[in-house]
Molecule: c-di-AMP riboswitch aptamer (ydaO/yuaA leader)
Organism: Actinomadura macrotermitis
RNA sequence: AGCCGAGUCCCGCGGCGUCCAGCCCGGGAACCGGGGACCCAUCGCCGGGCCGCCACGCGCGCCCGGCCGGGGUGAAUUCGCGUCGGCAGCCAGCCGGCGGCGAUAGGGCGGCCUCCGCGCCCGAACCCGUCAGCUAACCCGGUAGGCGAUCGAGGAGAGGAGAC
Repeated sequence: AGCCGAGUCCCGCGGCGUCCAGCCCGGGAACCGGGGACCCAUCGCCGGGCCGCCACGCGCGCCCGGCCGGGGUGAAUUCGCGUCGGCAGCCAGCCGGCGGCGAUAGGGCGGCCUCCGCGCCCGAACCCGUCAGCUAACCCGGUAGGCGAUCGAGGAGAGGAGAC
């Protein structure tokens, strides 16, 4: 040099800096994401009330209340097993934890590009706070971070240029 990723670029007699780079502030472009109508899609369970059937009871419709919560960024989901803890005194079961194990939706890499095959790696983390389908107009936010540069050991240096 390169790779993942929206993760870039430009402007300012702006601030820090001797200047460049860099960082901060403000603005813009581009890119990415979220919220948000009609239409369409979706419309679970429990309790109560009204209405219907002759009634028991049930069903549908409407209203009210409650519950399992639910959603988003991202490839990062789902399932099984182990172990620990909780619900309980035991079993079963359920819930939660683990830089646990094995798979897996999905994602990335193998150096021009595309497809196929094969191989390798990842399959995390965080946020909103009971609220979110889609979605024109409109509104809001983000532009981080990380890896590699053959492997191992030892050493030096601390971005670059200039001045002193």